[in-house]
A computed fold for a 681-nucleotide part of an RNA from a soil metagenome, annotated as large-subunit ribosomal RNA, domain II. The full RNA is in RNAcentral, with records from MGnify. Model confidence (mean pLDDT): 86 of 100.
Context: one part of a larger RNA
RNA sequence: GCCUGCGAGUUAAUCUCAGUGGCCAGGCUAAGGAAGCAACAUCCGUAACCGUAGCGAAAGCGAGUCUGAAUAGGGCGUGCAGUCGCUGGGAUUAGACACGAAACCGAGUGAGCUACCCAUGGGCAGGGUGAAGCGAGUCUAACCGCUCGUGGAGGCCCGAACCUUUCGCCGUUGCAAAGGCGUGGGAUGACCUGUGGGUAGAGGUGAUAUGCCAAACGAACUCGGAGAUAGCUUGUUCUCCCCGAAAUAGCUUUAGGGCUAGCGUCACGCGUUUAGUACUGGAGGUAGAGCACUGGAUGGGCUCGGGGGCUUACCGCUUACCAACCCCAACCAAACUCCGAAUGCCAGUACUCCAAGCGUGGCAGUCGGACUACGGGAGAUGAGUUUCGUAGUCGAGAGGGAAAGAGCCCAGACCAUCGUCUAAGGUCCUCAAGUCUAUGCUAAGUGGGAAACGAUGUGAGAUUACUGAGACAACCAGGAGGUUGGCUUAGAAGCAGCCACCCUUUAAAAAGUGCGUAACAGCUUACUGGUCAAGUGAUCUUGCGCGGAAAAUUUAACGGGGCUAAGCAUAGCACCGAAGACAUGGGUGUUGUAGCAAUACAACGCAGUAGGGGAGCGUUCUGCCAGCGGCGAAGGUGUACCGUGAGGAGCACUGGAGCGGGCAGAAGUGAGAAUGCAGGC
Numbered sequence: 001g002c003c004u005g006c007g008a009g010u011u012a013a014u015c016u017c018a019g020u021g022g023c024c025a026g027g028c029u030a031a032g033g034a035a036g037c038a039a040c041a042u043c044c045g046u047a048a049c050c051g052u053a054g055c056g057a058a059a060g061c062g063a064g065u066c067u068g069a070a071u072a073g074g075g076c077g078u079g080c081a082g083u084c085g086c087u088g089g090g091a092u093u094a095g096a097c098a099c100g101a102a103a104c105c106g107a108g109u110g111a112g113c114u115a116c117c118c119a120u121g122g123g124c125a126g127g128g129u130g131a132a133g134c135g136a137g138u139c140u141a142a143c144c145g146c147u148c149g150u151g152g153a154g155g156c157c158c159g160a161a162c163c164u165u166u167c168g169c170c171g172u173u174g175c176a177a178a179g180g181c182g183u184g185g186g187a188u189g190a191c192c193u194g195u196g197g198g199u200a201g202a203g204g205u206g207a208u209a210u211g212c213c214a215a216a217c218g219a220a221c222u223c224g225g226a227g228a229u230a231g232c233u234u235g236u237u238c239u240c241c242c243c244g245a246a247a248u249a250g251c252u253u254u255a256g257g258g259c260u261a262g263c264g265u266c267a268c269g270c271g272u273u274u275a276g277u278a279c280u281g282g283a284g285g286u287a288g289a290g291c292a293c294u295g296g297a298u299g300g301g302c303u304c305g306g307g308g309g310c311u312u313a314c315c316g317c318u319u320a321c322c323a324a325c326c327c328c329a330a331c332c333a334a335a336c337u338c339c340g341a342a343u344g345c346c347a348g349u350a351c352u353c354c355a356a357g358c359g360u361g362g363c364a365g366u367c368g369g370a371c372u373a374c375g376g377g378a379g380a381u382g383a384g385u386u387u388c389g390u391a392g393u394c395g396a397g398a399g400g401g402a403a404a405g406a407g408c409c410c411a412g413a414c415c416a417u418c419g420u421c422u423a424a425g426g427u428c429c430u431c432a433a434g435u436c437u438a439u440g441c442u443a444a445g446u447g448g449g450a451a452a453c454g455a456u457g458u459g460a461g462a463u464u465a466c467u468g469a470g471a472c473a474a475c476c477a478g479g480a481g482g483u484u485g486g487c488u489u490a491g492a493a494g495c496a497g498c499c500a501c502c503c504u505u506u507a508a509a510a511a512g513u514g515c516g517u518a519a520c521a522g523c524u525u526a527c528u529g530g531u532c533a534a535g536u537g538a539u540c541u542u543g544c545g546c547g548g549a550a551a552a553u554u555u556a557a558c559g560g561g562g563c564u565a566a567g568c569a570u571a572g573c574a575c576c577g578a579a580g581a582c583a584u585g586g587g588u589g590u591u592g593u594a595g596c597a598a599u600a601c602a603a604c605g606c607a608g609u610a611g612g613g614g615a616g617c618g619u620u621c622u623g624c625c626a627g628c629g630g631c632g633a634a635g636g637u638g639u640a641c642c643g644u645g646a647g648g649a650g651c652a653c654u655g656g657a658g659c660g661g662g663c664a665g666a667a668g669u670g671a672g673a674a675u676g677c678a679g680g681c
Base pairs, nucleotide, nucleotide: 001681002680003679004678005677006676011094012093013092014091015090016089017088018087019086020085021084022083023082026050027049032044033043034042054061055060064076065075066074067073097235098234100232104225105224106223107222108221109220115199116198117197118196119195120194121193122192123191124189126158127157128156129154133150134149135148136147137146138145162186163185164184167182168181169180170179201217203213204212205211210219238616239615240614241613242612243611248261249260250259251258252257262366263365264363265362266361267360268359269358270357273356275352276351277350278349279348280347281346282345288339289337290336294333295332296331298329299328300327301326303323305322306321307319308318309317310316369394370393371392372391373390374389375388376387377386378385399410400409401408414586415585416584417583419582420581421580425576426575427574428561429560430559434573436572437571438570439569440568441567447563453547454546457544458543459542460541461540462539463538464537465536466535474531475530476529477528478527480504481503482502485499486498487497510525514523515522587606588605589604590603591602592601593600594599617670619667620666621665622664623663624662625661627659628658635654636653637652638651639650641648642647
C1' cells in the first nucleotide's frame, strides 16, 4: 500500500413542542399487594403530582386583588380544558457522536544504567629527567658558595596495557538505537577498576551540562482517580423528493468561541396586508454649481497704515518697497452655501398580479467571506492592500465564451431525442460556421504589451500667406556708394562690446543673417533681375502608424499554424454557436377544477453547500399468518431482466442443510477515508 472483518448521536431521568390515542372538570397512579408454578398481562392501591383562581413581600382578601387617603388612575388577573400513555423533534443532567493531549493528584517500583558517598580488594610494560637530604673535595677566620658523587622527589617528561574521544573519513533501513579506521589527550594520580553497601521523584546526586537517576528527565517509571478536560484537529457508514441560508448588528477576559436579533425551513393562523409601475403629496442639502457667509488664494486699480530716503523744533517731501478696507477681473473648499438635481426614501390612490407578506410555535445553520463595477475613507489618487456603502457573481452554480481560468461576458442543468432557433463569442486551417458584400485606413507583422517626449510616416478636415502681373526649389547674374557710422579698443573695417540705425545710386542690396581674419581680406544670407514652369509655404484639429522599448522556463507580449488581411474603421446580409428557448415523449412537486376515492385535466415549478421538511430501500432478531428445502436451503460464480434510486427477481453452475415471503415489533442497523483497530498478502 491493497484486501477482509471491526469502527462513531446511544441509554436513563426530568422538562418542552408536535403527531397519535384513553378519559375528561377532571386526569393519573407510585411503592406495595392479590390470584397464579412463573414472566408479561389483569385486578387492587388516589399517598403524591398536574389541572379546576387569582392578587399581594406578607397578614390576608377573593372574580378580583395590590398600590393608595381614595369609590381615582395604574399593575397583574377574570372570557380560551385538562391530564395520562405511546411515537418523534429539541433541551438539561449524566463520559452523552467517536478517537486524541500536554498536564494534575494518590499509592507504589526503581541507584544491576548513571551521579556522588562508604567499606573492602585489584591494576598501571619500558624508557627519561634527576628536587630535598647526605658524603667527599675545594674555598673562608667562620658561614655562604663552587665542583664531583650519592640520593630518588614530582596532580614531572616520552610511551603500551587501562581510561578517554581532538580532528577527519566511513557508517546513517548501520556490524552497532553512538560503531569502525586513522589521528589525538591522560597514563603514580583530583588516576583507573572489581565486589558489597547508601542517598528516591514536592526527592536524590551534581568539579552546573538543567547534567544524571535503567536506550526520550525543566521534574523517572508503574498502576489508580480516569472515559481528567480539549471554545481545537480529524472522522462520522443506504436512497430519492421539496425548500434553501450566512460570513451582518449589539454584548462578551470577546475577537478562529458564545448569546440575542437578522437571513433558512416546517406546522398552524390571517387573507392581498407584499412587490412592481403610474399618479399625487412629502422630508432632505449629496452630485453639480456658486462666492451671498466662513476661510483660502492671484492680478490690476484706488488708497489708510507701515518700511526706506531726504528734511526736521513741530510740520513736511519722496519712493520700481510691503500692504488693510473698498472696486474690477479670474479662482479654491469633507468639517463654506445665495443655490441645487438625478436616483433613493416615506405616505396615499389606482392598475398589474397563483408573487409574496404578516403573526404564533418547533428545528436549525451562519458571526474567517472573495472578486468585479460604481460612490468614498486610509495608503504613495501603490498593492491580488485595507475599511465602509450600492449592485452583481462566486461562495452553494453545472453549460457556452475569454487558449488554459472560483469572483469577467452569455446563460440558471428534472430525464430522453443522430429535432429546430438563438445568446455571448465567432465563421483560412487546427475547429462548427463567409477565404461574404461595399467603402476607406494601416506597411508598422502595427494588429499581437507601455509613458513623458521626439519626428518632412501617411489619410481626412480647416484657417492663412505667396502664385501665369510667373510663386516655391534649383541654376545664372547682381548684392553697390557716403563708410573703416560714432564710441570703445593695441586693433574693432557689417559680424568682441556700447549707442544710433541715417542718406545716396538703384531692378535690388541690412549702419548687416551666418562662417571667417590679429585686424583687413574671403565665402554666404537677406534683397533684385534672368532661365524654368505650376502650384508652394505656415498653422490648427483629427484617423492609423514610427521611435522612445534591456532579464532571467526554450521561440514565450496572436493559443499555434500562418495572415497584408485571415489587421483596423463604418455599413450590411448569411451562417455557426449553450445543459438558454422551442418541439416531442416521460417523471415528479405545488395549486386549481371534477370525482367518495383511485384518477384525469390545467397552470406554474423541479442547480444547490450549511441546514429544515417529506417518502422509502436494505441488515439482524422477535411475534402472528401462510410457505420453501437432499427431486438440493443458506452462501459463492455468471448473466443480455425489473425498478427514478437505495435495491429486487429469474436461470445455470457450485455448494450440501437449512431458508425466505406478508403484516407488525425491537435495534450492537448500512463504511472509503478518522497518520483509525485486528488479521492476511
Rfam family: Bacterial large subunit ribosomal RNA.